SAM riboswitch aptamer (S box leader) from a Bacteroidota bacterium, 101 nucleotides, folded computationally.

[in-house]
This record gives sequence, structure tokens and C1' cells, in this order.
RNA sequence: AACUUAUCCAGAAAGACUGAGGGACCGGGCCCUGUGAUGUCUUGGCAACAUUUUAUAAUUGUGCCAACUCCCGCCACGCAUUAGGCGUGGGAAGAUAAGGG
Repeated sequence: AACUUAUCCAGAAAGACUGAGGGACCGGGCCCUGUGAUGUCUUGGCAACAUUUUAUAAUUGUGCCAACUCCCGCCACGCAUUAGGCGUGGGAAGAUAAGGG
């Protein structure tokens, strides 16, 4: 790395440096962005899982701090019906945690 389990409509930003892209990948959409993207660092915050506890809080480890995991893509069902729409459920992929080797 594979693999297993759980969760994913809640929550949480300022500064310094950098300087043009970014939102995981592919396609489509939409959005953010020189009123500063991205990345690094500092400080602050959030509280998902573990830790601890009778329980909560606190601590510690990891994580996170635009938009539902930004939305759609595949399948089923329902409603529309001549354009490929809307809704619900599931799946795939991904992220995080705890295991795992």
C1' cells in the first nucleotide's frame, strides 16, 4: 500500500512570506481568486475519531476551519414528458479516524 469498521446537510480565520491559480482525479456544471489563489509558517479556533472518565468537561494524538465530500456522472424507484428535468434511496470514488500488515 491492500484490507476492515464508523462517519461525512453540524462546527471553526487572522497575520507574515509567496505571487496565479484553486475547489482530489477524469468529463460537465457552478463557484472562489491581484479587495491576493496556491504553498509554508505563526497565532487563534472547531470538535469528528481515539485517549481519559460512571458520565461530561479538560488533557493528549490525529484531523479540520468557502460552498452537503460544492453539485452531477452509475443503479433503482417516484413525479414530470420530447428534453434529458426534479425528488428519494443506494452505489462508486474520495476524505478523516480507529484498526491492520
Annotation
It was read from a public genome assembly, where an Rfam model found it. The organism belongs to Bacteroidota, within Bacteria.